RNA sequence: GGAGCAGGCCGGGCAGCCGCGGACCUAGUGGUCCGAGGAAAGUCCGGGCUCCACAGGGCAGGGUGGUGGGUAACCCCCACCGGGGGCGACCCCAGGGAGAGUGCCACAGAAACAUACCGCCCCGGCCAUGAGGGGCGGCCGGGUGUGGCCGCCAGGAGCCGGGGUAAGGGUGAAAAGGCCGGGUAAGAGCCGGCCGGCAGCCUGGUGACAGGCUGGCCAGGCAAACCCCACCCGGAGCAAGGCCAGGUAGGGGGAGAUGAGGUGGCCCGCCGAUCCCCGGGUAGGCCGCUCGAGGCCGCAGGUGACUGGCGGCCCCAGAGAGAUGGCUGCCCCCGGACUUCGGUCCGGGACAGAACCCGGCUUACAGGCCUGCUCCCCUC
Numbered sequence: 001g002g003a004g005c006a007g008g009c010c011g012g013g014c015a016g017c018c019g020c021g022g023a024c025c026u027a028g029u030g031g032u033c034c035g036a037g038g039a040a041a042g043u044c045c046g047g048g049c050u051c052c053a054c055a056g057g058g059c060a061g062g063g064u065g066g067u068g069g070g071u072a073a074c075c076c077c078c079a080c081c082g083g084g085g086g087c088g089a090c091c092c093c094a095g096g097g098a099g100a101g102u103g104c105c106a107c108a109g110a111a112a113c114a115u116a117c118c119g120c121c122c123c124g125g126c127c128a129u130g131a132g133g134g135g136c137g138g139c140c141g142g143g144u145g146u147g148g149c150c151g152c153c154a155g156g157a158g159c160c161g162g163g164g165u166a167a168g169g170g171u172g173a174a175a176a177g178g179c180c181g182g183g184u185a186a187g188a189g190c191c192g193g194c195c196g197g198c199a200g201c202c203u204g205g206u207g208a209c210a211g212g213c214u215g216g217c218c219a220g221g222c223a224a225a226c227c228c229c230a231c232c233c234g235g236a237g238c239a240a241g242g243c244c245a246g247g248u249a250g251g252g253g254g255a256g257a258u259g260a261g262g263u264g265g266c267c268c269g270c271c272g273a274u275c276c277c278c279g280g281g282u283a284g285g286c287c288g289c290u291c292g293a294g295g296c297c298g299c300a301g302g303u304g305a306c307u308g309g310c311g312g313c314c315c316c317a318g319a320g321a322g323a324u325g326g327c328u329g330c331c332c333c334c335g336g337a338c339u340u341c342g343g344u345c346c347g348g349g350a351c352a353g354a355a356c357c358c359g360g361c362u363u364a365c366a367g368g369c370c371u372g373c374u375c376c377c378c379u380c
Base pairs, nucleotide, nucleotide: 001376002375003374004373005372006371007370008369009368010367012331013330014329015328016327017326018325020035021034022033023032024031025030037351041362042361044360045359046358047357048356049237050236051235052234056268057267058266059265061233062232063231064230065229066080067079068078069077070076081095082093083092084091085090096228097227101226102225103222104221105220117169118168119165120164121163122162123161124160125159126158134153135152136151137150138149139148140147177195178194179193180192181191182190196217198215199214200213201212202211203210204209241287242286243285244284251278252277253276254275255274261271262270263269294314295313296312297311298310299309300307301306332349333348334347335346336345337344338343
C1' cells in the first nucleotide's frame, strides 16, 4: 500500500424568535424545569403487572432440543464440544432418537431395503448332420399384436436351463464402509494392514466429549414426516382492572342452591348468587400511569455473558384525537455548476416517530468515526 474479518459508536451542532404537551410556582400577566429512538417499527419470543382458585389433577394442544453457565424469564446471551466452510482473522449448524412402529425416497435404474439387467464363474443340456441373430412366405394366437410355430434363402459360433457372485459396467442425491494385498471356480471382512464407523472396557473432563485397548462391521437416507424420549407452558390482556358522577324505573319476560354463572379447547376439581333477553339511558371524570429487574461513573468478582457485591451522582415524556415543531443566522458533511483557486451560488442531510412497563430477536437506515485482528505485496 492492497484485500478482508470481528466488535463498538455517532447519526447534524450552536444561538435568537415564535409555538405545543406535562409538573411546580403565581392574584393575574407570566416564570422555572423536563419533553422520542437505536430501532420508539414488526408485534416474533420471554417476563413484570391486573383479573379469573395468588391456577390444582388429567386429556388434548403448543414450544424447546449438543454440554455447562448467565438471567425475573426466553426461541435470548456467554463459554466450550462435535460437524461443515475459509490459506487465515473468522463464519455457519432445529446439533436428541432411524438398533420401537408407520410412512416417503421424484426421474433414472434389474433393484430404494431387498433386489441379479449386463458382466464373471460352476453344473447340466443343444449345436458345423449348422447355435443365436437376419430376410421372404405361410399358419396360429391376440385385440394398446411386434408374439409363437413351420418352410425357404444368405450367413457362420454360440444358445438354453439351474445355481453361485454385490469385485467390475450401467442408473441415481443415495446401491451391503474405502484403498491395497492374500484368497477363491468366480467372488465376498472370507482373511491381513491402514483409514472410517459401531459396541464394550479403561483413563481424563462437572459435562457435551476426547484419547487408548479389544471385538469384522446384520443392513441406506429423511423425524422444520407422523411418531418416541426429556424438559417447559392455565387463560385473557391496560379497551387488563378499579372508583366516582349521571341516567332511566328498584319497567317487562325467562333461567337459577335438584347449582345460574365464572375458570374463553374438554373433563374433573374449585369459587359460587346471580345470569340472559327486550325496553330505556350514558358514552363523562379520576386512578392504573410511570421511581424502575431504573440510568451513568468508578471499584470488586468472573475467561465471558453477567452480578444491589460496594461507593458516588441523577430523576430521564406520560398525551388521550394524541405534544416533541417552524423560521432566521453562523458552522459541519455530501452532490452539482462557476472560479481570478481565495472562494461563490444552488440543492440535499437517512430510516423512522412513544401510548402499561421491561429483557431480547428480526427488519429498515444518507453519511461518518473508532478499536482489535488476518492474508498478500513493497521498503528498511
The RNA shown here (Bacterial RNase P class A) has 380 nucleotides and comes from a Bacillota bacterium. The organism belongs to Bacillota, within Bacteria. It matches the Rfam family "Bacterial RNase P class A". Rfam classes the family as a ribozyme. Its mean pLDDT, the model's own confidence on a scale to 100, is 77. A source record names the gene rnpB.